[in-house]
A computed fold for a 77-nucleotide RNA from a Methylococcales bacterium, annotated as c-di-GMP-I riboswitch aptamer. The prediction has a mean pLDDT of 79.

RNA sequence: AUUAAUCAACGCUAAACCUAUUGUAAGGCAGGGACAGAAAGUUAUGGGUCCUAAUUCAGGAUAGCCGAACUGCCGAG
Numbered sequence: 001a002u003u004a005a006u007c008a009a010c011g012c013u014a015a016a017c018c019u020a021u022u023g024u025a026a027g028g029c030a031g032g033g034a035c036a037g038a039a040a041g042u043u044a045u046g047g048g049u050c051c052u053a054a055u056u057c058a059g060g061a062u063a064g065c066c067g068a069a070c071u072g073c074c075g076a077g
Base pairs, nucleotide, nucleotide: 012037013036017032018031019030021028022027035064041070042069043068046066047065048062049061050060051059052058
């Protein structure tokens, strides 16, 4: 100096629930809140799960379900 894991430190995100808003709905956004997280950062053309008014076979949601890819912080011993 580089790589990997762990502890620590400075910090980060924010479940359920409540309020408001939006959507047919699943759900999303904002404020409060704090269950939890070491990538709970990003990606929906891997799988799973969820929704479906209109209507004619498609469309939508979930990345805090699993997996994968890309990117990022610290670094004692």